[in-house]
Context: one part of a larger RNA
């Protein structure tokens, strides 16, 4: 810009894409078959591999703004307690998120038309012949079915809901045409943000408010803080104490910030 008024939702699916894998074991059945050795079709069930998608409950990884231990040195006047630097100094753990080594799921099933192949009926050619007319069966393959995208599918689809018929100029005798203005439903900007994200887009919220921060509580992590007291000559141990600290998680609470607002947007060929 188009989709012949302007909007907000929900959809149909023309068309396109992805996928399509495979093994072992058990039952049927030691049956059919076979002298025996051996050993099925058909049908039913169980387990696995590789691959793919999604997810984070579990198991683990990471987790440089969480907690603890510890070395050297400098600093906070000293002690105690801390801070900086040394690859996050090193080491032990670890929330959310992101992940796989973890978890769940998938390849199907049913139809349709067929390939090789196997047939029925059957002449030409009194026979024969699956073929010449006609009619069947028959694949992991093809079409459909299941999953994803999808109306710029210009044949531009459908359904539901919302907004209404204002004002002015010009042309015209009128019907009407044309240009503009302010608006409606609605949208955009702006702002607080994230389930989204390179930007944009998308999604949520904007005081009629829990959108983010703060605060409070909980979960969760670390592992018993500091100070004081007791024991020990001391290193150290014990009590207060599952203490203190605590990021991204869950919930609550208007304390802080989402102020004040601006702009666009139909009149139906």
């Nucleotide at each position: 810009c188009g989709c012949a008024g302007g909007a907000g939702a929900u959809u149909u699916g023309a068309g396109g894409g992805a996928g399509g894998c495979u093994c072992u074991c058990c039952c049927u059945a030691g049956u059919a078959c076979g002298a025996g050795a051996g050993g099925a079709c058909c049908g039913g069930g169980a387990g696995g591999g590789a691959c793919a998608g999604a997810c984070c409950u579990c198991u683990g990884g990471u987790g440089u703004g969480c907690c603890g231990g510890u070395u050297g040195u400098c600093c906070c006047g000293c002690c105690a307690g801390g801070g900086g630097c040394a690859c996050c100094g090193c080491c032990g753990g670890g929330u959310a998120g992101c992940c796989a080594c973890g978890u769940c799921u998938g390849g199907a099933g049913u139809g349709g038309a067929u390939a090789a192949g196997c047939g029925c009926u059957g002449a030409a050619a009194g026979c024969a012949u699956a073929u010449a007319a006609g009619c069947g069966c028959g694949a992991a393959g093809c079409c459909c079915u299941g999953c994803c995208c999808a109306a710029g599918a210009c044949u531009a689809g459908a359904u539901c809901u919302c907004c209404c018929a204002u004002c002015c100029g010009c042309c015209g005798a009128a019907a009407g045409g044309u240009g503009g203005a302010g608006u409606a439903a609605g949208g955009c900007c702006a702002c607080a943000g994230g389930u989204a994200g390179a930007c944009u887009a998308c999604c949520u919220g904007u005081u009629u408010g829990a959108u983010a921060g703060g605060c409070c509580g909980c979960a969760g992590g670390u592992g018993u803080a500091a100070g004081u007291c007791c024991c020990g000559c001391a290193a150290g141990g014990g009590a207060u104490u599952g203490a203190g600290c605590c990021u991204a998680g869950c919930g609550g609470u208007a304390c802080u910030a989402a102020u004040c607002g601006g702009c666009c947007g139909a009149g139906g060929a």

Description: Large-subunit ribosomal RNA, domain VI from a Dehalococcoidia bacterium, 269 nucleotides, folded computationally.